[in-house]
Context: one part of a larger RNA
């Protein structure tokens, strides 16, 4: 010193545990906000720093309703207090709700400053000072006033109404729109119309009632699933991209202007009127491809509705009941029975789970079946109210979405990269037919077939979860599982955008160690509590590195 062996330190694996996470099913319910949000700031408590909860009415205040003996949060103690006139707690509805925040009186370095008009309070008045209401800004509507510039317009003023801003880092529509990256390098071309910006919308959003498909037979609006199909094309025919129809299923739901024509006409023209003409705006008519108007004839009070109310019913937003002889018997164990042995029971539409000193149907709280609402919402939707409707026949006559179809030129979008490119959008510049019309059927032309554009509205099937309930897990179990099981988006860091931790367990039960020692203390020794302190709060379990001690050995 180095081995071994024993016994003890430190230290924190492991095991066990679970509040706390993850992932999914189901149903809700899908917004909030100028009547002041989301978020904060600063106060509020007998004592009071923090978290929670509330707002100068400040861990509360009313009213209704549930529930019942205890109550004053986390949170111990103490003072003090409430409470059968029903407190505390729960549920619904109000009251109050500083200050900053779209913040909106006017500034402003958020939580601060300085204002103004009206009214009220006190006073003998006035000032000043409280308190109470107002006073941002843009759009639309009204009314008023009202320039160059006669009338009129701008423009101003008032008044009413809406709007603004967050969100759940999801879902949607739109407007912009990458790269890396794959093509084994790279430019067309992928990546991708992704990620990311921005605008907007709703609980869904967009889409949607054929100028659509089809093919000589038909179909019948849109979305969504499967399937055709990794086909048919498409592509430095390279990486690669990648349909559609049909057909199988979900879910079904259709309307409604625009004009022709009627009315009824402010206004303008013209005119001494009277009136004429002209048209805005209103209202009826009318909406499709078998058309509508007008013209002729005939029938008639049905049925629809996605609209306006909203009955009855359920249903949510506190609760309520709720078996069992056994809070059994006898015994051994143990600190402690529910575990074990015996003897003999009940319950069960409840043997789902959870606690109780260890493993309980029959000890709790529940669980099975059932029951409940004074207020408040949710669904449903009956009564009523509104709304809406034809048929037939002849077809001269009118009507049927114009800078639009379409063309050219450049672009985009369609699975389709200019390609034989139709189709759909349009940025230039051309530019119709108008029913004897007009568009497509993947250049184009012919026949043929389908269909009506340049207006517009529509559930459902679908996508999603930020929140609520309620269930599940061959889903972690504290270095997992969220970043966070504990007062975490905290400490910390960073000018800042941001970035981001560690840290769980005493014991059934504090019974959390009186009282004596040694010591300043910190710590410890006895006692005393426990089943146990080798469970003592630096608290199960106590692995290993590391550090002592003892012994024995070896140099």
């Nucleotide at each position: 010193a180095g081995c071994a062996u024993a016994g003890g330190g430190u230290g924190a694996a492991u095991g066990c545990c679970u509040u706390g996470g993850c992932a999914c099913c189901a149903g809700g319910a899908g917004c909030c906000g100028a009547a002041g949000a989301a978020g904060g700031a600063c106060g509020u408590g007998a004592u009071a720093a923090g978290c929670u909860g509330c707002g100068a009415a400040a861990a509360g205040c009313u009213g209704c309703g549930g529930a019942g003996a205890g109550g004053c949060g986390c949170a111990a103690a103490u003072a003090g207090c409430c409470u059968a006139u029903g407190a505390c707690c729960c549920g619904c509805a109000g009251a109050u709700a500083u200050c900053c925040g779209a913040a909106u009186g006017g500034g402003g370095g958020a939580a601060c400053c300085c204002a103004c008009c009206u009214g009220a309070g006190g006073c003998a008045a006035g000032a000043a000072c409280u308190c109470a209401g107002g006073u941002a800004u843009c759009a639309c509507u009204g009314c008023a006033u009202g320039a160059a510039u006669c009338c009129a317009u701008a423009g101003u003023g008032c008044a009413g109404u809406g709007a603004a801003g967050g969100g759940a880092g999801a879902c949607g529509u739109g407007g912009g729109g990458a790269a890396c990256u794959g093509a084994a390098a790279c430019a067309u071309c992928u990546a991708a119309g992704u990620a990311c910006c921005c605008a907007c919308a709703g609980g869904a959003a967009a889409a949607g009632a054929a100028a659509a498909c089809a093919a000589c037979a038909g179909u019948g609006a849109u979305u969504c699933c499967g399937u055709a199909a990794g086909u048919a094309g498409u592509g430095g025919c390279g990486a690669g991209c990648g349909a559609a129809a049909g057909c199988g299923g979900a879910a079904g739901a259709g309307c409604c202007c625009a004009a022709a024509c009627c009315a009824u006409a402010a206004u303008a023209u013209a005119g001494c009127a009277a009136u004429a003409u002209a048209u805005a705006a209103u209202g009826g008519g009318g909406u499709u491809g078998a058309g509508g108007a007008g013209c002729g004839g005939c029938a008639g009070g049905a049925a629809u509705g996605a609209g306006c109310a909203g009955a009855a019913u359920g249903c949510c937003u506190a609760g309520c009941a709720g078996a069992a002889a056994g809070a059994g018997c006898g015994g051994a164990u143990g600190g402690a029975a529910a575990g074990c042995c015996g003897a003999g029971a009940c319950c069960a539409a409840a043997g789902a789970g959870g606690g109780u000193a260890a493993a309980a149907g029959u000890c709790c709280c529940g669980u099975a079946c059932g029951c409940g609402a004074a207020a408040g919402g949710c669904a449903a939707g009956a009564a009523g109210c509104c709304a809406u409707a034809g048929c037939c026949g002849a077809c001269a006559u009118c009507c049927a979405g114009a800078g639009u179809a379409c063309c050219a030129c450049g672009a985009g979008g369609c699975a389709c990269g200019a390609g034989g490119a139709a189709c759909c959008u349009u940025g230039u510049g051309g530019g119709a037919a108008g029913c004897a019309g007009g568009g497509a059927g993947g250049a184009c032309c012919a026949c043929c077939u389908c269909c009506c554009a340049a207006g517009g509205c529509u559930a459902a099937a679908u996508a999603c979860u930020a929140c609520c309930u309620g269930g599940u897990g061959a889903c972690c179990g504290a270095u997992a599982g969220u970043g966070g099981a504990g007062c975490a988006g905290u400490a910390c860091c960073g000018u800042g955008a941001g970035g981001g931790a560690a840290a769980g367990g005493u014991g059934a039960a504090a019974a959390g160690a009186a009282c004596c020692c040694c010591g300043g203390g910190a710590g410890g020794g006895g006692a005393g509590u426990g089943a146990a302190a080798g469970a003592g709060a630096a608290c199960c379990u106590g692995a290993a590195a590391c550090c002592c001690u003892a012994u024995g050995u070896u140099u």
The prediction has a mean pLDDT of 84. Predicted 3D model of a 555-nucleotide part of an RNA (large-subunit ribosomal RNA, domain I) from a hot springs metagenome. Rfam family: Bacterial large subunit ribosomal RNA. The full RNA is in RNAcentral, with records from SILVA.